[in-house]
RNA sequence: CGAGCCGACCGGGCGGCCGCGGUACCGGCACCGCCUUCAUGACGGUGCAGGGCUGAGGAACGUCCGGGCUCCACAGAGCAGGGCGGUGGCUAACAGCCACCCGGGGUGACCCGCGGGACAGUGCCACAGAGAGUAGACCGCCCAUCGAAUACCGGUGGGUAAGGGUGAAAGGGUGGGGUAAGAGCCCACCAGCGCGACGGGUGACCGUCGCGGCUCGGUAAACCCCGCCCGGAGCAAGACCGCACAGCUGGCGAUUGAAGGCUGCUCGCCCAAGUCAGCGGGUAGGUCGCAUGAGGCCGCUGGCAACAGCGGUCCAAGAUGAAUGGUCGCCACCGCCCAGGCCGGCAACGGCGGGCGGCAACAGAACCCGGCGUACAGGUCGGCUCGUCCG
Numbered sequence: 001c002g003a004g005c006c007g008a009c010c011g012g013g014c015g016g017c018c019g020c021g022g023u024a025c026c027g028g029c030a031c032c033g034c035c036u037u038c039a040u041g042a043c044g045g046u047g048c049a050g051g052g053c054u055g056a057g058g059a060a061c062g063u064c065c066g067g068g069c070u071c072c073a074c075a076g077a078g079c080a081g082g083g084c085g086g087u088g089g090c091u092a093a094c095a096g097c098c099a100c101c102c103g104g105g106g107u108g109a110c111c112c113g114c115g116g117g118a119c120a121g122u123g124c125c126a127c128a129g130a131g132a133g134u135a136g137a138c139c140g141c142c143c144a145u146c147g148a149a150u151a152c153c154g155g156u157g158g159g160u161a162a163g164g165g166u167g168a169a170a171g172g173g174u175g176g177g178g179u180a181a182g183a184g185c186c187c188a189c190c191a192g193c194g195c196g197a198c199g200g201g202u203g204a205c206c207g208u209c210g211c212g213g214c215u216c217g218g219u220a221a222a223c224c225c226c227g228c229c230c231g232g233a234g235c236a237a238g239a240c241c242g243c244a245c246a247g248c249u250g251g252c253g254a255u256u257g258a259a260g261g262c263u264g265c266u267c268g269c270c271c272a273a274g275u276c277a278g279c280g281g282g283u284a285g286g287u288c289g290c291a292u293g294a295g296g297c298c299g300c301u302g303g304c305a306a307c308a309g310c311g312g313u314c315c316a317a318g319a320u321g322a323a324u325g326g327u328c329g330c331c332a333c334c335g336c337c338c339a340g341g342c343c344g345g346c347a348a349c350g351g352c353g354g355g356c357g358g359c360a361a362c363a364g365a366a367c368c369c370g371g372c373g374u375a376c377a378g379g380u381c382g383g384c385u386c387g388u389c390c391g
C1' cells in the first nucleotide's frame, strides 16, 4: 500500500432573527377570595403577556421477550395450556450476556448453529424410481431347462444387491479370500456405533487401551417422552377531588301565606305558588400516578469475561390533538472541474491548493427499566489477519 476480520463511537458545529412545549425561578397587569362594609395594603388563588432556565434517539421504532409498579385472584398439590433446552457462570429476570464444549465454514484474523431424546411408542418421507424401511430384481451378472442351439439369440424357472439406473436419502469403505455368479459369507485395515477400564476437566466433553455384533436411513419448528420455568390484566393500571340537565324520592307550602325581597339577624312590611334537599354520579372535567432510577460518568479492588463491591461526582423532556422547528451567515463534510508545484521520509509512500454545487440518512418520547430484532446518508478511532512492495 492492497484485500479483509473484529470492536468502540459520531450522527453536523458556532452565531443572528422568528416560532413552539415545560417551569418548584423573576418582576408586571387583570380578576376572584379572606380580614363585618367601603377604600388602601398584606396574604392566597386563577389568568394573560414578558424575562431567565430547560426541551428526543442510537435506535425514542417494532411491541418480540424479561422485570419493576398498580389492581384483581390466591391454603397446598395436581391436571390442562404455554414457553425454554450443550455445559459452567452473570443478572431483579430473560428467549439476554460472558466463558467454554461439540458440529460446520474460512489460508487466516474470525464467523455460523431453533445445540435434550429417533433402540419408549405412533405418524410422515413430494417428484422420480422395480423398491422409501426387517426393503428392493428395472437393466445387468450367474445356473438349470426348452427351441436347429456347449461359447452368439429367444422363452420358462431359479439364484444374486458386486456393477448400471432413479432419488435429498437405496441397509458402511478399501483390499483379499470365497463362489456358478455374488453377498460381512469369512479375514485385515479404516470409519462409525455400543460397552468397559484408566487418565484429564466443576462440567459439557476430551485422550489412550481393550472387547462386541459386522453396521443400525431421515424427520421432534410432527404427535410424543424427559428436565426446568410460568396466576390474570395492564398507566385507558390505579388513587384523590368532584359541574350541570332530564328524570325520581323526600321536606315545607296557598288566608294557619312556603320560598324570595327590604336586611347580616329578630320583629314588621311587600309579593303570591311553588321552593329546598338528596339520588342522578364518584359520570363530564380536573389533580396525582410522572420523572432519583436494578440511574449516568470517573477512579480503585476482585474476576479471563459478562459482572460485582467500594469511593467520588452529576440530575438530564414530561406533552395529551400531543412542543422539541424555520430561516440567514461562517466553518466542517461530500461531489465535480482546474492547477500541477511544495513539504516529510533512506525508500516504498504519505500530506497540502483554488472555483462551483449540495446540505442531506433512518426516524421521532408518552409509566419506567434490562434485552433482542429491524432501519440508517455520511464520517471517525483502535486492535488483528492475509498478500505485495521498500529499507
Base pairs, nucleotide, nucleotide: 001387002386003385004384005383006382007381008380009379010378012331013330014329015328016327017326018325020055021054022053023052025051026050028048029047030046031045032044033043057362061373062372064371065370066369067368068367069234070233071232072231081230082229083228084227085226086100087099088098089097090096101115102113103112104111105110116225117224121223122222123219124218125217138164139163140160141159142158143157144156145155146154147153172190173189174188175187176186177185191215193212194211195210196209197208198207199206200205238288239287240286241285247279248278249277250276251275252274260270261269262268295314296313297312298311299310300309301308302307333358334357335356336355337354338353341352342351343350344349
RNAcentral holds the sequence, with entries from ENA. The RNA shown here (Bacterial RNase P class A) has 391 nucleotides and comes from Actinomyces sp. CCUG 33915. Lineage of the source: Bacteria > Bacillati > Actinomycetes > Actinomycetaceae > Actinomyces. The same sequence occurs in records of 2 taxa. It matches the Rfam family "Bacterial RNase P class A". From the family's description: Ribonuclease P (RNase P) is a ubiquitous endoribonuclease, found in archaea, bacteria and eukarya as well as chloroplasts and mitochondria. Rfam classes the family as a ribozyme. The coordinates come from a structure-prediction model, not an experiment, and the mean pLDDT is 77. A source record names the gene rnpB.